Overview
The RNA shown here (small-subunit ribosomal RNA) has 1391 nucleotides and comes from an uncultured bacterium. Its mean pLDDT, the model's own confidence on a scale to 100, is 81. Rfam family: Bacterial small subunit ribosomal RNA. Rfam links the family to the GO terms ribosome and structural constituent of ribosome.
């Protein structure tokens, strides 16, 4: 929705209805199954069983159809496993096949025997098979004929066909042609390995058969020994080619999806048949595997289209259609066609469109930021107005087809409605690299392509905002090219960065090669003609609205092949000629060139022998050794090795390693000059061959000094070294191995060109001489500056690393590694070719700036030496660690912290710690009430404070009020000695008052950079002179400031009894190497000298460059981030900062006689300070001090008597008449307060301590040391501190050495800079990779066994229808049966 039902409802009935069933369409749920379908047929003859459908039946048609025949299943589709090959790709050859189709020419004439299907039984679980009988053909088999067409001894002798018909045709035999397809051969081109160098027996070639559609060892006999390969053969890996597609400016390089063209393949391996042609979807055999099975035996092959399962990072529907293109069959209709034409799933890739358009500033709200002002998301949104690509819904509705035939598809397209409606996300923002803030985190999470970011302000990690890139995408992975000239042919290199073999000596292949002449014409050049498939990429049109995509038409690429020209150039010619390149010939000529041989002197060592006596020898010093058994020394003889003093030398000579007393004897090689001769004979050279320092090896010898190992002896933490005694191999000879060295000029060989100067060696020549020197040219060497050029820079530089040409040899980040393993060589040690995993962002050169050196020249400094006095020991003061402690409050921490910050902690300071309290606050500024303000007292309280009584009404005013000032209340804020000096500013210590730190312009280098500032004098000084590619300037120094020191003038109070001096202020004036003299030749400038108060910056202060130590300080001040807010704020009592095992730092007082006491002279000062103050003077007190008090705002008056010294006494060398700590009493001062925890004072008591290890400090003249004094701070407290004055030395020959510092040069693997860098072993984990008794899988081969299918060859006794024969039988064929070769299996040593 559609129908059925009516026994039900509706008072009955008409209409018409519910409850129920059916069906279809949508949709949902459950179950099964593991598998499955489809991809090749079709045609003709003759015909069966089931089946449909008509008819009464029969016949007849239709559709389906096993089998029999014919044509196609060899094409279409799908794979890339195998294949490094004629497999591709190009061009080309010749000895061939081709069914359908085209052309031509001849013919299709007569016959014959079976057989399948079917009927009939039978075996078998099936698969499938027998057995009788039937029967057709365009099925098969013979005869006839033979244009022709095969063979051929050239006579001859072989051979063919099918019919059908609807009467159009369509077929069938032979032969020749095309067409287009296949086979077969051939150039040339197409991976990687040499740690893969020899392969090969049908192998390479002739003959001859076989055999093929055909050439060929394609097979197979005999015969002869060839073939191939260093221009890479074998093998071993990998891999299908190509058109072309990615990249790249090419040139290349990588790559071979889709399309399109060959080619291999079809479960793996073998085989053959059939056919014209051979096998996915056909057979036969053997494995492996999977299915069915009655256990006897069968069946299969998705790299076909779809699906499935597994594996995987991952890859679609078990879809529609023949409508178009093609293909098979067919005359044809027509049927088949997972080819193919479509749809369908994936943003998998390309390519088009969209997700609105216009107006809109309260620049809304909100979110983010903020300098608090704004600022941005932003005209973006709201709101208005407008459109409708898509999109939903509705109507029409193609082309694709020439008559019909449309799977796509009611699809594309059009109309037309309906509404901004239905459609924006991803990566990125630190630099490469477009795009920035904030919060959170705090080397943690985390990010990273390279650099790298994150340890409290991260534009780099998370999130958030805002920005930038792309967009239906966006990023991240992989992979290939490009950048990368980083394999370099275009287009590198190789002295030192990787890289020149040890010698290029000799020379083989090879590459290359002088002048002329003729030829050729391979290279070359230019034409002219084939090919180089299509797509595909370039250009130019065309057609789908555009593009993507389709399609026309035309260029090109890669090349190569034929013809035909040129003949410069290169090549070639047993062509010809030349002398400049090589070589010979002739004369000279120097050398440690080479082998072998004979010989010489000096040392060392040893032996003999004489003298002669205690030491020698050795080292930084020592000692093992060596000597009284006579050593070393010293004289004689002798004896054996090795090595050549002097000459001698950037000198000779050799290819290099390498040669060195004299002489013979033999060689090899160079040079010079004569220009005589031969006629390119030449250069390099892979591979080969030789040679080849030292050590080391084998055999035999020698062994004298040295001397690896090895003992001793010292050294040192230790010393398997450096020193020293000794000492074996070795060194040396023959011979025969090794075969490498920084075998270096770290620099291959040849030829040729491109400025010069100097030295030297060898031989020439010219000049001159007698004549050898000397001078001047030439060739060859060998040095040593250097022009242009070249170089990353150093540098090289006619002996080139300059500028060409040839040829070899070699590199391609560092490390692993010059290793593994393989292989060659060696007796062996080793060489000698030579990788890979893996690990790494740098390893390396060359220059430049610094900084460092137990590197160098050179200066300076209380730096050291030369002095004087400490300190380090006691005692005590102050500071500090450390430790305690409620707190002992933070800081400062080598120099450069520690009598520092603090110029002064009993409360206060004060920050710390215990109690009690407050909380818009103790302090600032707004705001509202209220009161003047102050002040008197009362209770609790430790206070603070809490709760009260009460006195008191000011100043101004427009008569409202103001102004200050008191309370009380709200919140914004106040506060913070909470952190963070590594966020900061200021201020500072330190190198260091050391002489240095920079610039601008010029020039110099590719640059860092350098010059300048270095040199050569000289200064305290980068002062100052000369020179100089530098000139010149700024910051440092000096100088100007300020004190002392001489004078002059003025002025004079409070100073002077007066002048006059002195004294104070102020203003001047002296000091500049001016003057002489040396050094010294020039200037700076030194030294000595005049005069002078003073003299070479006079003496001392202020004054401190660039910079360095992430120095010091957030607690002085200020400040950014962070963090607290009834508490990290504030206020108040107490207590702490003053503890105290111990060290560690400055000081102080001593230890004594250059002293202590006492006594007198009561000796002689300078700076200073003072009203909340100094306080005189007098009185008392023994003193501290106290009491009253003058005078003083200070040159006026106080503090304030300075001590040391002098004189004179006692002390006499002891722990004292020294030292003076602790301890006890008693007292005074300041203070609200004196216990913690202050200062003096009298008495008393009387520690340690006799001068001070290793070490370490200060000081260079009015200085050290010795003596006081005053001030700050301060209420009281000073051994500290900043000043003052008294009294006043010693020594400096001088730079070797310690410290720290300047310049200059030097090496440098250093740069957070030597407090650096870095190197081995051990330990313990992981990773890679060698070896390793051995073990396991594999891959190709090889001998041997076996040996399926099957061709082939033999036999064929069995078996047979066509021909021949009357018939016996022949002819021929076939199962069987043997044999050869055969896949796979076996099983053996190897690789």
């Nucleotide at each position: 929705u559609a129908u059925c039902u009516a026994u039900a409802g509706u008072u009955g009935c008409c209409a018409u209805u519910a409850c129920g069933g059916u069906a279809a369409c949508a949709g949902g749920a459950g179950a099964u199954u593991a598998a499955u379908g489809c991809g090749a047929g079709u045609u003709g003859a003759g015909u069966a069983a089931a089946g449909c459908g008509u008819g009464a039946g029969a016949a007849u048609a239709c559709a389906c159809g096993a089998g029999c025949g014919g044509c196609g299943g060899a094409c279409g589709g799908c794979u890339g496993a195998g294949u490094a090959a004629c497999a591709c790709g190009u061009a080309g050859g010749a000895a061939c096949g081709u069914a359908c189709c085209c052309c031509a020419a001849a013919g299709u004439g007569a016959g014959g025997g079976a057989u399948a299907a079917g009927c009939a039984c039978c075996a078998g679980a099936a698969a499938u098979g027998g057995u009788g009988u039937c029967u057709a053909a365009u099925a098969c088999c013979g005869c006839a004929u033979g244009u022709g067409c095969u063979c051929u001894a050239a006579g001859g002798a072989g051979u063919a066909a099918a019919g059908c018909u609807u009467c159009g045709g369509c077929g069938c035999u032979u032969u020749g042609g095309g067409a287009a397809c296949g086979g077969c051969c051939u150039g040339c081109g197409c991976a990687u390995g040499a740690u893969u160098a020899g392969c090969u027996u049908g192998u390479u070639g002739g003959u001859g058969a076989g055999g093929u559609a055909a050439u060929a060892g394609c097979u197979c006999a005999c015969c002869a020994a060839g073939g191939c390969u260093u221009c890479g053969a074998u093998c071993a890996u990998u891999a299908g080619c190509u058109g072309g597609u990615c990249u790249g400016a090419g040139a290349g390089g990588a790559u071979g999806a889709c399309c399109a063209g060959c080619c291999a393949g079809a479960c793996u391996g073998g085989g053959a048949c059939u056919g014209a042609g051979a096998a996915c979807g056909g057979c036969c055999c053997a494995g492996a595997c999977u299915c069915c099975u009655a256990c006897g035996g069968g069946a299969g092959g998705c790299a076909g289209c779809a699906g499935u399962a597994g594996g995987g990072a991952a890859u679609u529907u078990u879809c529609c259609a023949c409508a178009a293109u093609g293909g098979g069959g067919g005359c044809a209709a027509c049927c088949c066609u997972g080819a193919u034409g479509g749809a369908g799933c994936a943003a998998c890739g390309c390519c088009g469109c969209g997700u609105g358009c216009a107006g809109g500033a309260u620049g809304a709200a909100g979110g983010c930021c903020c300098u608090a002002g704004g600022g941005u998301c932003g005209u973006a949104a709201a709101c208005u107005g407008c459109u409708u690509u898509u999109a939903u819904c509705u109507g029409u509705g193609a082309a694709g087809a020439u008559u019909a035939u449309g799977a796509c598809g009611g699809u594309a397209g059009c109309a037309g409605a309906u509404g901004a409606a239905u459609a924006a996300g991803g990566a990125u923002c630190g630099g490469c690299u477009a795009a920035c803030u904030c919060c959170g985190u705090g080397c943690c999470a985390g990010c990273a392509g390279c650099c790298g970011c994150g340890g409290u302000c991260a534009u780099a990690c998370g999130g958030a905002g805002g920005a930038u890139c792309c967009a239906a995408g966006c990023g991240u992975u992989a992979u290939c090219c490009g950048g990368a000239a980083u394999u370099a042919c275009u287009g590198g290199g190789c002295g030192u960065a990787a890289a020149g073999a040890g010698u290029u000596g000799c020379g083989u292949a090879g590459g290359c090669g002088g002048u002329u002449a003729a030829g050729u014409a391979a290279g070359u050049u230019g034409g002219u003609a084939g090919u180089g498939a299509a797509a595909g990429c370039g250009u130019g049109g065309g057609g789908c609205u555009c593009a993507a995509c389709c399609u026309c038409a035309u260029a090109u690429c890669c090349a190569u092949u034929a013809c035909c020209a040129a003949a410069a150039c290169u090549g070639c010619u047993u062509u010809g000629a030349c002398u400049a390149g090589a070589g010979a010939a002739u004369g000279a000529g120097a050398g440690a060139g080479g082998u072998c041989g004979c010989u010489g002197g000096a040392a060392u060592u040893c032996c003999c022998u004489g003298u002669g006596u205690a030491g020698g020898a050795g080292u930084g010093a020592a000692a093992u050794c060596c000597g009284u058994a006579g050593a070393u020394a010293u004289a004689g003889g002798g004896a054996g090795g090795a090595a050549c003093a002097c000459c001698g030398a950037u000198g000779g000579c050799g290819u290099a390693g390498g040669c060195a007393g004299g002489c013979g004897a033999u060689u090899g090689g160079c040079u010079c000059a004569u220009u005589u001769c031969u006629g390119a004979c030449g250069c390099u050279a892979a591979g080969g061959c030789a040679c080849g320092a030292a050590a080391g090896c084998g055999u035999g010898g020698g062994g004298a000094g040295c001397g690896a190992c090895c003992g001793g002896g010292a050294u040192u933490a230790g010393a398997u070294a450096c020193c020293c005694c000794g000492u074996u191999a070795g060194u040396c000879c023959a011979c025969g191995c090794c075969g490498u060295a920084a075998a270096c000029g770290a620099u291959g060989g040849a030829u040729g060109c491109u400025a010069g100067c100097u030295g030297u060696u060898a031989c020439c020549c010219g000049u001159a001489u007698c004549g050898a020197c000397c001078c001047g040219g030439g060739u060859a060497g060998u040095a040593g500056c250097g022009a242009a050029g070249c170089u990353a820079a150093c540098g090289c530089g006619u002996u080139a690393a300059g500028c060409a040409u040839c040829c070899c040899g070699c590199c391609u980040g560092u490390g692993g590694a010059g290793u593994a393993c393989g292989a060659g060589c060696g007796c062996a040690a080793g060489c000698u070719u030579a990788a890979a995993a893996c690990a790494u962002a740098a390893a390396g050169g060359a220059a430049u700036u610094g900084a460092c050196g137990g590197g160098g020249a050179c200066c300076c400094g209380c730096a050291c030496a030369a002095g004087c006095g400490g300190u380090g020991g006691a005692g005590u003061g102050u500071g500090u660690u450390c430790u305690u402690u409620a707190a002992u409050u933070c800081g400062a921490u080598g120099g450069u912290a520690a009598g520092c910050g603090a110029a002064g902690a009993a409360c206060c300071u004060u920050a710390c710690c215990c109690a009690g309290g407050u909380u818009u606050g103790a302090c600032a500024u707004c705001c509202u009430u209220g009161g003047a303000a102050u002040u008197u007292u009362u209770g609790c309280g430790a206070a603070a404070g809490c709760a009260g009584a009460g006195a008191g009404u000011g100043c101004u005013u427009u008569a409202u009020u103001g102004a200050g000032c008191c309370a009380a209340g709200u919140g914004a804020c106040a506060g913070g000695u909470g952190u963070u000096g590594c966020a900061c500013g200021g201020c500072u210590g330190u190198c260091g008052u050391c002489a240095g730190c920079u610039c601008g312009u010029g020039u110099c280098g590719u640059g860092a950079g350098a010059u300048g500032u270095u040199g050569g004098g000289u200064u305290a000084a980068g002062u100052c002179c000369c020179g100089c590619a530098a000139c010149g300037a700024g910051c440092g120094c000096a100088a100007c400031c300020c004190u002392c020191g001489g004078g002059a003038u003025c002025u004079g109070u409070u100073g002077u009894a007066u002048c006059a001096c002195u004294c104070a202020g102020a203003u001047c004036c002296g000091a500049c190497u001016g003057c002489c003299g040396a050094g010294a030749g020039a200037a700076a400038c030194u030294c000595g000298g005049a005069g002078g108060a003073a003299g070479g910056u006079g003496g001392g202060g202020a004054u401190g460059a660039c910079g360095u130590c992430a120095a010091g300080u957030c607690a002085g001040c200020g400040u950014g981030g962070c963090c607290u807010u009834u508490a990290u704020g504030u206020c108040u009592g107490g207590g702490g900062c003053u503890a105290c095992a111990c060290g560690c730092a400055c000081g102080c007082u001593a230890c004594a006689a250059u002293c202590g006491c006492c006594g007198g002279u009561c000796a002689c000062a300078a700076c200073g300070g003072g009203u909340u103050g100094c306080g005189a003077c007098u009185g008392c007190g023994c003193a501290a001090g106290c009491a009253g008090a003058a005078g003083c705002u200070a040159a006026u008056c106080c503090c304030c008597u300075a001590a040391a010294a002098c004189c004179g006494g006692c002390g006499u060398c002891a722990g004292u008449u020294c030292a003076g700590a602790u301890c006890g009493a008693a007292g005074g001062c300041u203070g609200c307060a004196a216990c913690u925890c202050g200062c003096c004072u009298u008495c008393g008591u009387g520690a340690a301590g006799u001068c001070g290890g290793a070490g370490u400090u200060g000081c260079u003249a009015g200085u050290a040391a010795c003596c006081g004094c005053a001030g700050g701070u301060c209420a009281g407290c000073a051994c500290a501190c900043u000043g003052c004055g008294g009294u006043g030395a010693a020594u400096a020959u001088g730079u070797u050495c310690c410290c720290g510092g300047g310049c200059c040069u030097u090496g440098u693997a250093c740069a957070c800079a030597c407090c650096g860098c870095c190197c081995g072993u051990c330990a313990c984990g992981u990773c890679a990779u060698g070896g390793g008794a051995g073990u396991u899988a594999g891959u190709a081969a090889c001998g041997c066994c076996c040996g399926a299918a099957g061709c082939c060859g033999g036999u064929g006794g069995g078996c047979c229808a066509a021909c021949c024969g009357c018939a016996a039988g022949g002819a021929g064929g076939c199962a069987g049966c043997c044999g050869u070769c055969g896949a796979a299996g076996g099983u053996g040593g190897g690789a």